This is a predicted structure of a 681-nucleotide part of an RNA (large-subunit ribosomal RNA, domain II) from a Burkholderiaceae bacterium. Its Rfam family is "Bacterial large subunit ribosomal RNA". Taxonomically the source falls in Burkholderiaceae (Bacteria, Pseudomonadati, Betaproteobacteria, Burkholderiales).
Context: one part of a larger RNA
RNA sequence: GCCUGCGAGUUACGGUAUGUGGCAAGGUUAACCAGUGAUGGGUAGCCGAAGCGAAAGCGAGUCUGAAUAGGGCGUUGAGUCGCAUGCUGUAGACCCGAAGCCAAGUGAUCUAUGCAUGGCCAGGUUGAAGCGGAGGUAAGACUCCGUGGAGGACCGAACCCACGUCAGUUGAAAAUGGCGGGGAUGAGCUGUGUAUAGGGGUGAAAGGCUAAUCAAACUUGGCGAUAGCUGGUUCUCCUCGAAAUGCAUCUAGGUGCAGCGUCGUGUGUUCAGUGCCGGAGGUAGAGCACUGAUUGGGCUAGGGGGCCUACAAGCUUACCGAACCCAGUCAAACUCCGAAUACCGGUACUCCAGAGCACGGCAGUGAGUCCACGGGGGAUGAGCUUCGUUGGACGAAAGGGAAACAGCCCAGACCAUCAGCUAAGGCCCCAAAUUCUGAACUAAGUGGAAAACGAUGUGGGAUUGCCCAGACAGCCAGGAGGUUGGCUUAGAAGCAGCCACCCUUGAAAGAGUGCGUAAUAGCUCACUGGUCGAGUGAUCCUGCGCGGACAAUGUAACGGGGCUCAAGUUCAGAGCCGAAGCUAUGGGUUCGUACUUUGUACGAGCGGUAGAGGAGCGUUGAUGCUGCAGCGAAGCGGCUGUGUGAACAGUCGUGGAGCGGUAUCAAGUGAGAAUGCAGGC
Numbered sequence: 001g002c003c004u005g006c007g008a009g010u011u012a013c014g015g016u017a018u019g020u021g022g023c024a025a026g027g028u029u030a031a032c033c034a035g036u037g038a039u040g041g042g043u044a045g046c047c048g049a050a051g052c053g054a055a056a057g058c059g060a061g062u063c064u065g066a067a068u069a070g071g072g073c074g075u076u077g078a079g080u081c082g083c084a085u086g087c088u089g090u091a092g093a094c095c096c097g098a099a100g101c102c103a104a105g106u107g108a109u110c111u112a113u114g115c116a117u118g119g120c121c122a123g124g125u126u127g128a129a130g131c132g133g134a135g136g137u138a139a140g141a142c143u144c145c146g147u148g149g150a151g152g153a154c155c156g157a158a159c160c161c162a163c164g165u166c167a168g169u170u171g172a173a174a175a176u177g178g179c180g181g182g183g184a185u186g187a188g189c190u191g192u193g194u195a196u197a198g199g200g201g202u203g204a205a206a207g208g209c210u211a212a213u214c215a216a217a218c219u220u221g222g223c224g225a226u227a228g229c230u231g232g233u234u235c236u237c238c239u240c241g242a243a244a245u246g247c248a249u250c251u252a253g254g255u256g257c258a259g260c261g262u263c264g265u266g267u268g269u270u271c272a273g274u275g276c277c278g279g280a281g282g283u284a285g286a287g288c289a290c291u292g293a294u295u296g297g298g299c300u301a302g303g304g305g306g307c308c309u310a311c312a313a314g315c316u317u318a319c320c321g322a323a324c325c326c327a328g329u330c331a332a333a334c335u336c337c338g339a340a341u342a343c344c345g346g347u348a349c350u351c352c353a354g355a356g357c358a359c360g361g362c363a364g365u366g367a368g369u370c371c372a373c374g375g376g377g378g379a380u381g382a383g384c385u386u387c388g389u390u391g392g393a394c395g396a397a398a399g400g401g402a403a404a405c406a407g408c409c410c411a412g413a414c415c416a417u418c419a420g421c422u423a424a425g426g427c428c429c430c431a432a433a434u435u436c437u438g439a440a441c442u443a444a445g446u447g448g449a450a451a452a453c454g455a456u457g458u459g460g461g462a463u464u465g466c467c468c469a470g471a472c473a474g475c476c477a478g479g480a481g482g483u484u485g486g487c488u489u490a491g492a493a494g495c496a497g498c499c500a501c502c503c504u505u506g507a508a509a510g511a512g513u514g515c516g517u518a519a520u521a522g523c524u525c526a527c528u529g530g531u532c533g534a535g536u537g538a539u540c541c542u543g544c545g546c547g548g549a550c551a552a553u554g555u556a557a558c559g560g561g562g563c564u565c566a567a568g569u570u571c572a573g574a575g576c577c578g579a580a581g582c583u584a585u586g587g588g589u590u591c592g593u594a595c596u597u598u599g600u601a602c603g604a605g606c607g608g609u610a611g612a613g614g615a616g617c618g619u620u621g622a623u624g625c626u627g628c629a630g631c632g633a634a635g636c637g638g639c640u641g642u643g644u645g646a647a648c649a650g651u652c653g654u655g656g657a658g659c660g661g662u663a664u665c666a667a668g669u670g671a672g673a674a675u676g677c678a679g680g681c
Base pairs, nucleotide, nucleotide: 001681002680003679004678005677006676011091012090013089014088015087016086017085018084019083020082021081022080023079026047027046028045032041033040034039051058052057061073062072063071064070094232095231097229101222102221103220104219105218106217112196113195114194115193116192117191118190119189120188121186123155124154125153126151130147131146132145133144134143135142159183160182161181163180164179165178166177167176198214200210201209202208235616236615237614238613239612240611245258246257247256248255249254259365260364261362262361263360264359265358266357267356270355272350273349274348275347276346277345278344279343285337286335287334291331292330293329295327296326297325298324302320303319304317305316306315307314368394369393370392371391372390373388374387375386376385377384399410400409401408414587415586416585417584419583420582421581425577426576427575428561429560430559434574436573437572438571439570440569441568447563453547454546457544458543459542460541461540462539463538464537465536466535474531475530476529477528478527480504481503482502485499486498487497510525514523515522588606589605590604591603592602593601594600595599617670619667620666621665622664623663624662625661626660627659628658635654636653637652638651639650640649641648642647
């Protein structure tokens, strides 16, 4: 891992609701007694038939109260005892699951420490004290030589340890192996015996160790501890169908009440939409009349600076500037104004829908998500976050489109059909349907990712300058003189810089457009003539393109192939394809209406998680009735058929002795999941 079996809402006693039955202003017994039993007896008690008040008490009333007032609670429809079912309370209460707490015991053969008694430490090195001798001294001290053999001394095996590294990591091993390392006469190592026990021991202290277990051992018990937590919870079909919100919470992943679902009873259009009539409002927008913010100008108190000055005063100002005036702006907490929607009331019409409302039984939900719209936070970031009495989808929704893609677009699947029409989206091939028609654009594979900004890309529109008295571009020629203007400067001659920018000749020529020189020179431009012969410049609006354009495995930013008068883009048009949509035909089922006898006809429905309601299938056993079976029961295997399904029937084989149907009843009643349990492989 697979297979087979086992495996989870039960039972008791209360409460409450619904269904059903008995009796009924009543209903009913409990213990207990008798009896084999069925049953009979048993009236204590309980519920109901009257309530109100704290109570005395009064009573269809009563309490409050001074009250014959008002108000509160009552008076008006029947209960009760069984059975069944839903839910709930108390119990383990659907099942499995803690870490833990407490009690009584068992452990020191591991390990910690102590005690008692034994054992062990190859070999080598160093050479303390003391002692002896010699030297030395007044005597000493002291020095030298020897002897001696001290040390938590040295090197290093056994032994003990475990510092580094490599391997091992489903190991050879639940702590090891290899190579190195530390201690090795000591606070040494070790055998045996013995002592200390669980909030206790022991600890050269690491919360270490206390039998592979230690921030409180192990075993058994309290015990089915508790678990607002996780996981699991077993047959079928039919109808409806949520929520992820508000308030509160030692509350935030829990719960209570409300909201939203379902079922029952009642009400009977009260709901909703639209038209009309009538309302309240301060949002969007706008505005600046208020409150504030705000730019420029004018005017002008006040302040600063300057002049003047003994003081006071005065004069002045490209300084600041309240108020006021003109022009221009801004506001969620501004408003002189002010919609559209939405909301409320009335009325009429439409509508009969799983509309509305009330009461009662039973829930689930109270982690939401994305998209569009209106806002807050953030960076007018986020697949970000938080709101909306805004909407949609997903959640709980399949189908078609978007290559793939919960939340986007289209569209809501009762079942069947080798029938038709469409939606979104598509129609060259992959791949169903046009290589469809007409007009234009794009050359960038733009299409098939992006901005500021940049550019004689190209199409369309508009305005305007010059032009056959010859424009624009090219080519030929001129482009001069006063003058090297003045200043400055070493120089400054059109051309470093400053000032001025005239006059003459002429067809035209700047006191000079750029290059250049040390300065000149030189080249060139403006400007003019000739040549040529028809358009040539500028600006604005706009369509489609270009650059700007850099990322990690591999083209990889059309799904691919591939596409250029398109298979791209824009406009206009004709067809077709395309879904579980709609239609057609047949069938099933729910609700309603009509006729109502079964039922038939018609109409509207039938996606679905949590969940509510309804109807069934099957298993084991019991009772009544009724059947089958050695001419072959159950069980097992195959095939065929029936039913919407759970399932059932028939038949063949195997098997070899029991087993069904129907009505009612009772449950150890249905397995794929729980890191489920046991067995097998």